[in-house]
RNA sequence: GCAUGACAAGGGCAAACCUGUCGAAAGGCAGUGACGCAAAGCCACGGAUCUAAAGCACGCGGGACACCGCGGGUCACGACCGCCGGGCUGCCGUU
Numbered sequence: 001g002c003a004u005g006a007c008a009a010g011g012g013c014a015a016a017c018c019u020g021u022c023g024a025a026a027g028g029c030a031g032u033g034a035c036g037c038a039a040a041g042c043c044a045c046g047g048a049u050c051u052a053a054a055g056c057a058c059g060c061g062g063g064a065c066a067c068c069g070c071g072g073g074u075c076a077c078g079a080c081c082g083c084c085g086g087g088c089u090g091c092c093g094u095u
Base pairs, nucleotide, nucleotide: 003094004093005092012037013036018031019030020029021028022027035082041088042087043086045085046084047083049079050078055074056073058071059070060069061068062067
């Protein structure tokens, strides 16, 4: 350096639930807690998935005719790297 995760050591991360908080939501953050993880470290770059505030069009209602409210529909510029792939970096053991 390449490949690899049998064994071992020192450690690391932390799903669900619950609490607080931010957010329209998906979800994020903090605490608690461990289902799991050898990249469960980092990056939304491609796909999948989740959400649908704003926008768009429609329906209904109101109206001072400027618009306003409600409803379902559509939509990512939102979210997710602990779904798959890609990029960057890295501990220990083995070969």
Predicted 3D model of a 95-nucleotide RNA (c-di-GMP-I riboswitch aptamer) from Salinisphaera orenii MK-B5. Of the family's consensus pairs, 95% are formed in the model.